Model confidence (mean pLDDT): 79 of 100. Bacterial RNase P class A from a Myxococcales bacterium, 376 nucleotides, folded computationally. It was read from a public genome assembly, where an Rfam model found it. Taxonomically the source falls in Myxococcales (Bacteria, Pseudomonadati, Myxococcota, Myxococcia). Its Rfam family is "Bacterial RNase P class A". Rfam links the family to the GO terms dimeric ribonuclease P complex, ribonuclease P activity and tRNA processing.

RNA sequence: GCAGAGAUCAGGGUGAUCGCGGGCGUGUCGACCGGGCGACCGGGCGGCGCGCCGGAGGAAAGUCCGAGCUCCACAGGGCAAGGUGCUGGCUAACGGCCAGUCGAGGUGACUCGCAGGAAAGUGCCACAGAGAACAGACCGCCCGUCGGCCGCGAGGUCGGCGGGUAAGGGUGAAACGGUGCGGUAAGAGCGCACCGCUCGACCGGUGACGGUCGGGGCACGGCAAACCCCACCCGGAGCAAGACCAGACAGGGGUCGCGUUGCCCGCGCGAUGACCCCGGGUUGGUCGCACGAGCCCGACGGCAACGGCGGGCCCAGAGGAAUGGUCACCACCGGCUCACGCCGGGACAGAACUCGGCUUACGGAUCUCUGCGACG
Numbered sequence: 001g002c003a004g005a006g007a008u009c010a011g012g013g014u015g016a017u018c019g020c021g022g023g024c025g026u027g028u029c030g031a032c033c034g035g036g037c038g039a040c041c042g043g044g045c046g047g048c049g050c051g052c053c054g055g056a057g058g059a060a061a062g063u064c065c066g067a068g069c070u071c072c073a074c075a076g077g078g079c080a081a082g083g084u085g086c087u088g089g090c091u092a093a094c095g096g097c098c099a100g101u102c103g104a105g106g107u108g109a110c111u112c113g114c115a116g117g118a119a120a121g122u123g124c125c126a127c128a129g130a131g132a133a134c135a136g137a138c139c140g141c142c143c144g145u146c147g148g149c150c151g152c153g154a155g156g157u158c159g160g161c162g163g164g165u166a167a168g169g170g171u172g173a174a175a176c177g178g179u180g181c182g183g184u185a186a187g188a189g190c191g192c193a194c195c196g197c198u199c200g201a202c203c204g205g206u207g208a209c210g211g212u213c214g215g216g217g218c219a220c221g222g223c224a225a226a227c228c229c230c231a232c233c234c235g236g237a238g239c240a241a242g243a244c245c246a247g248a249c250a251g252g253g254g255u256c257g258c259g260u261u262g263c264c265c266g267c268g269c270g271a272u273g274a275c276c277c278c279g280g281g282u283u284g285g286u287c288g289c290a291c292g293a294g295c296c297c298g299a300c301g302g303c304a305a306c307g308g309c310g311g312g313c314c315c316a317g318a319g320g321a322a323u324g325g326u327c328a329c330c331a332c333c334g335g336c337u338c339a340c341g342c343c344g345g346g347a348c349a350g351a352a353c354u355c356g357g358c359u360u361a362c363g364g365a366u367c368u369c370u371g372c373g374a375c376g
Base pairs, nucleotide, nucleotide: 001372002371003370004369005368006367007366008365009364012330013329014328015327016326017325018324020055022053023052024051025050026049027048028047029046030045032043033042034041035040057348061359062358064357065356066355067354068353069238070237071236072235074266076265077264078263079262082233083232084231085230086100087099088098089097090096101115102113103112104111105110116229117228121227122226123223124222125221138169139168140165141164142163143162144161145160146159147158148157149156150155177195178194179193180192181191182190196218197216198215199214200213201212202211203210204209242287243286244285245284251278252277253276254275255274256273257269258268259267294313295312296311297310298309300307301306332345333344334343335342336341
């Protein structure tokens, strides 16, 4: 200098002015409610004015997971359905995160996970190929034999038949262990060495697992992100949940059952009823609505995720939907200029009950690490 990998930070600042929406305080006006014989007292609400304080994100996005919260007597038991799937931790929980083991990819830094079970059973492996699970001979190799041709002979060559072989070649995504040596008529774990596999013992580790030694020539392809088996988890619906106030109206028919996925058992409710269907009315207002498994800092424990302890902070709650406009100065980046200075630029993108994650989009800056090249 080029290429790559991992992690982190911010997402402009200050002031003035005009304008939005929320909270708090205050003044004033208005109606209402309660008490009182009355004067008046108290209460909250609304309008207007003034002052103070705050006002979109790291992803607010996707809606893929998990929860808090709300409602439904069954959220009781069971089956079905669904989810996860190595080990140990973290967490409210998770399919997440951290650390590790194993496997795959990469020269590497690193990244990814389709990570329990294939002798419980069923199923699939197209085509090609001789043969695709205890299979198999197309080209071959070897032996014997018969016949033809060449040759003095040894023998060579072509073809038929019988036997042996799966080491070489081919087909395929994958060929019933791999490499090498010996052995054989030629070959083959046929034998041996190493590797692989398997059994056992010992050692290390909480564990997944790893290592060492010994025995066995060696039987056991793949796919379970195929059905399945095993282990664990698992009520439903969702803020358009739900609660309250105001207001309006019109009922009719059917069933005997209904009870927030389905089925069974239990339990509860049910004819003055419940449920289903058709039809009508209201579709207005208030709450839910932000103090949270909250955020920041510090030391400590832990490899870490994270945890408790100490201290500090309050950080949007709209309701058809607020964050804006203008000016000035400063900051960052780029270009021009000797300089002063001038010109320009800033990605992805807007809360709507909240939080923990994952995934996706994105310009800038910083740090660490890997590979390659050059120079000193």